[in-house]
The prediction has a mean pLDDT of 77. This is a predicted complex of two RNAs, RNase P RNA and transfer RNA, with 457 nucleotides together. It holds a member of the Rfam family "Bacterial RNase P class A". About the family: Ribonuclease P (RNase P) is a ubiquitous endoribonuclease, found in archaea, bacteria and eukarya as well as chloroplasts and mitochondria.

RNA sequence: GCGGAUGGCUGGAUGGUCGCGGGGAAACUCGAGGAAAGUCCGGACUCCAUGAAGAAGCGGCGCCGGGUAACGCCCGGCCAGUGAAAGCUGAGGGAUAGCGCCACAGAGAACAGACCGCCCCAUUUUUUCCGUUGGAAAAUCAAUGAGGUAAGGGUGAAACGGUGGGGUAAGAGCCCACCGCGGGACGGGUAACCGGACCGGCAUGGCAAGCCCCGCCGGGAGCAAUGCCAAAUAGGGACCGCGUGGGGCAUCCGCCCCGGGGGACUUCACUCCCAGCAGGUCCGGGUUGGCAGCAAAAACCUAUUGGUAACAAUGGGUUAAGAUGAAUGGCCAUCGGGGCGCAAGCCUUACAGAAUCCGGCUUACAGGCCAUCCGCAGUA
RNA sequence: CGGGGCGUGGCGCAGCCUGGUAGCGCGACGGUUUUGGGUACCGUAGGUCGUGAGUUCGAAUCUCGCCGCCCCGACCA
Numbered sequence: 001g002c003g004g005a006u007g008g009c010u011g012g013a014u015g016g017u018c019g020c021g022g023g024g025a026a027a028c029u030c031g032a033g034g035a036a037a038g039u040c041c042g043g044a045c046u047c048c049a050u051g052a053a054g055a056a057g058c059g060g061c062g063c064c065g066g067g068u069a070a071c072g073c074c075c076g077g078c079c080a081g082u083g084a085a086a087g088c089u090g091a092g093g094g095a096u097a098g099c100g101c102c103a104c105a106g107a108g109a110a111c112a113g114a115c116c117g118c119c120c121c122a123u124u125u126u127u128u129c130c131g132u133u134g135g136a137a138a139a140u141c142a143a144u145g146a147g148g149u150a151a152g153g154g155u156g157a158a159a160c161g162g163u164g165g166g167g168u169a170a171g172a173g174c175c176c177a178c179c180g181c182g183g184g185a186c187g188g189g190u191a192a193c194c195g196g197a198c199c200g201g202c203a204u205g206g207c208a209a210g211c212c213c214c215g216c217c218g219g220g221a222g223c224a225a226u227g228c229c230a231a232a233u234a235g236g237g238a239c240c241g242c243g244u245g246g247g248g249c250a251u252c253c254g255c256c257c258c259g260g261g262g263g264a265c266u267u268c269a270c271u272c273c274c275a276g277c278a279g280g281u282c283c284g285g286g287u288u289g290g291c292a293g294c295a296a297a298a299a300c301c302u303a304u305u306g307g308u309a310a311c312a313a314u315g316g317g318u319u320a321a322g323a324u325g326a327a328u329g330g331c332c333a334u335c336g337g338g339g340c341g342c343a344a345g346c347c348u349u350a351c352a353g354a355a356u357c358c359g360g361c362u363u364a365c366a367g368g369c370c371a372u373c374c375g376c377a378g379u380a
Numbered sequence: 381c382g383g384g385g386c387g388u389g390g391c392g393c394a395g396c397c398u399g400g401u402a403g404c405g406c407g408a409c410g411g412u413u414u415u416g417g418g419u420a421c422c423g424u425a426g427g428u429c430g431u432g433a434g435u436u437c438g439a440a441u442c443u444c445g446c447c448g449c450c451c452c453g454a455c456c457a
Stems, first nucleotide, its partner, number of pairs: 001376010012335007020031004033351001037362002040360005045222004054268004058218005063077005078092001079090004093213002098211002100207003115153002117149003121145004125139006161179006180202001181200003186195003226292004236283005241277002245258005260274004285456003299318008336349005381453007390406004400437001408424005430446005
């Protein structure tokens, strides 16, 4: 210098002028984001007739260790895949608990199988010899029959260990060496996991983002939650459901048992509530107001310490939008960035915009800056 | 703001749960029948299964992320 990888930051600046929303008596002061987005996870908070505690269903997660209020997030490590490397990617528990599926092709697809091929035997055949109702030997081409085999060919995403040698009629873990696989004394590591003496001739392919098994987590609804004030109306109606029950003790008060209905995912068990309902569906009527919730919080900045890191502890400092037909904007000037042009100059300046709040993830994003690492080439 | 559902030829829908061949009706086009049209009959074409990834040998189907569309939810009595 070129090419590549990773992590982080920034997201135009200043002034004038005309406006908008909040606060304030006024002067004046504050006023979008890294994603405010998607609403995909996790919480805070509020309610669900005093509970949010059990079992099953249902849903989610899934290597190991750590961080955190919590998480499906983050950090570190392991393993697998990929790349020449820096690095990147991985929903990464269990396939001898059980069930299911593996189309087409192919001989055979899960208790494997035999199409071609290879080999042995018998018969036929052919050739030669003895020699003449026949017999013997050889050949291995072909056909038929009875077997052996899985080395090779071929099919497939996948064919029941691979390579080499021995062995054999031909072959085969049949035997041997190496590799792989299974078990594994022992050693290292918190663990996932790694190494591995030795043993086993090999014995059980894939899919669990199919059902499922194991472990862990989850009660539901959501700020249109919820509480208060005010206004208005016909303070209404129809249908359905189950009731106000039964028994015992007691002089009375009352107590006990059984039963009915209801409780924000379903069922069961518990528990609580009700005794005209705080059961369900629908029709009709009124309002389109105000306040709280609502911004000081798992907050931000900075320093030190601990930790590889995520992060934590301690000290110091800061207070920073709060709308509701919904503010946060428009124009001008100068400077900055990019493009075009010899120049004057012209054009352009991303994605996008709060709505209860917070921690993450995902997606969108012009241009610029910083740091670290890898490869190649050159120079010293 | 919150919650739920759906994307398959031109239109309306199956298929998805349990993965291997995308099918039905209407419509379009061509032919036969008719003097002509309709009807009827025969035949043909037409689908990136919204989109991008992942799992798998294989994805319309299973999983995740985006895009688009639709529906529901105010309070009082």